[in-house]
RNA sequence: UCAGACGGCCGGAUGGCUGCGCUCCGCAAGGGGCGAGGAAAGUCCGGGCUCCACGGAGACACGGUGCCGGCUAACGGCCGGCGGGGGCGACCCCAGGGAAAGUGCCACAGAGAGCAGACCGCCGGGCCAGUUCGCUGGCCAGGCAAGGGUGAAAGGGUGGGGUAAGAGCCCACCGCGCGACCGGCAACGGAAGCGGCAUGGCAAACCCCACCGGGAGCAAGACCAAAUAGGGGCGGCACGCCGGGCAACUGGCAGCGGUGUUUCCGCGUCGCCGCCCGGGUCGGUCGCGCGAGGCGCUCGGCAACGGGCGUCCCAGAGGAAUGGCCAUCCCUCGCUGCACGGCGAGGACAGAACCCGGCUUACAGGCCGUCUGACCCU
Numbered sequence: 001u002c003a004g005a006c007g008g009c010c011g012g013a014u015g016g017c018u019g020c021g022c023u024c025c026g027c028a029a030g031g032g033g034c035g036a037g038g039a040a041a042g043u044c045c046g047g048g049c050u051c052c053a054c055g056g057a058g059a060c061a062c063g064g065u066g067c068c069g070g071c072u073a074a075c076g077g078c079c080g081g082c083g084g085g086g087g088c089g090a091c092c093c094c095a096g097g098g099a100a101a102g103u104g105c106c107a108c109a110g111a112g113a114g115c116a117g118a119c120c121g122c123c124g125g126g127c128c129a130g131u132u133c134g135c136u137g138g139c140c141a142g143g144c145a146a147g148g149g150u151g152a153a154a155g156g157g158u159g160g161g162g163u164a165a166g167a168g169c170c171c172a173c174c175g176c177g178c179g180a181c182c183g184g185c186a187a188c189g190g191a192a193g194c195g196g197c198a199u200g201g202c203a204a205a206c207c208c209c210a211c212c213g214g215g216a217g218c219a220a221g222a223c224c225a226a227a228u229a230g231g232g233g234c235g236g237c238a239c240g241c242c243g244g245g246c247a248a249c250u251g252g253c254a255g256c257g258g259u260g261u262u263u264c265c266g267c268g269u270c271g272c273c274g275c276c277c278g279g280g281u282c283g284g285u286c287g288c289g290c291g292a293g294g295c296g297c298u299c300g301g302c303a304a305c306g307g308g309c310g311u312c313c314c315a316g317a318g319g320a321a322u323g324g325c326c327a328u329c330c331c332u333c334g335c336u337g338c339a340c341g342g343c344g345a346g347g348a349c350a351g352a353a354c355c356c357g358g359c360u361u362a363c364a365g366g367c368c369g370u371c372u373g374a375c376c377c378u
Base pairs, nucleotide, nucleotide: 001374002373003372004371005370006369007368008367009366010365012329013328014327015326016325017324018323020035021034022033023032024031025030037349041360042359044358045357046356047355048354049217050216051215052214062213063212064211065210066209067081068080069079070078071077082096083094084093085092086091097208098207102206103205104202105201106200119148120147121144122143123142125140126139127138128137129136130135156174157173158172159171160170161169175197176195177194178193181190182189183188221286222285223284224283231277232276233275234274235273236272237271240253241252242251243250244249255267256266257265258264293312294311295310296309297308298307299306300305330347331346332345333344334343335342336341
């Protein structure tokens, strides 16, 4: 100077005018204070809180998690390690327990895919035919996993010996399995020695093992409480007479009202009035902003994190506020200009709704730190 790796941060700034929400002061007018995010998002995990259920413990079922140690209120999160894979490297990625408990699957191709396998091939033997007498071809019963071929995968690899041909059949090295012992809290690492090598893969297939898990969610839940219509209680008034009918009901009369009288019509009773109690609805209040809280310093720890001290108070709406305009500056883009500059447009993703710890996803542009590789200069 390039190319990269990792971690952290900002996410327009200041001022004025005018609105909006909450709150405080004030009789009022008015004034003071505070007012979105790193993700407020997805609602994927874990908790607080609330209600419901539940005598304790265990088992079964279901769901989740899955190397080891630590942190934490807890976690599927974080930190530090281990193992495997990738990169020259900084560094990055991994659902990373168990496949000799059992079951299942391994497509296509291929002879054979799980008690391995003779398709081509190699080898000796027997028989037949041919022969240039070296052998060649066919058939039969055998031996062989070295070579070819198929496949993601074919039962260690290379070399040598050996053999009729072969084969860990034997040997050397590499790989693999077991492993006394050593290091480490552990995962795991190292390793004398032993073993000719054995039971291939898949558990994000069933399953086995270990651990964890009651349900619903602030529309949780608690309180206050209309009008009207139901429910319950108490008190007052009224509930008449005759007939039919088992009864429901029905006919007539008396009574009341329209109307002073008659006809006629209506009423002629689960009634009317008053007071009280209780539940629900509309509505209102709380839950609801001091918290696993932020910041700074310091101590312990590699770190996550924890302890101590100091300091700060930082949105609480409920159809739901956090907006708009102007000025100056910053950044980006466009036009213009030799240039100083001028003019215009724009400022990412998004936006609280009970709260907190994480994860994941979105994000214009910019800043800082540590580290790696290459080249050049001194």
Molecule: Bacterial RNase P class A
Organism: Pseudomonadota bacterium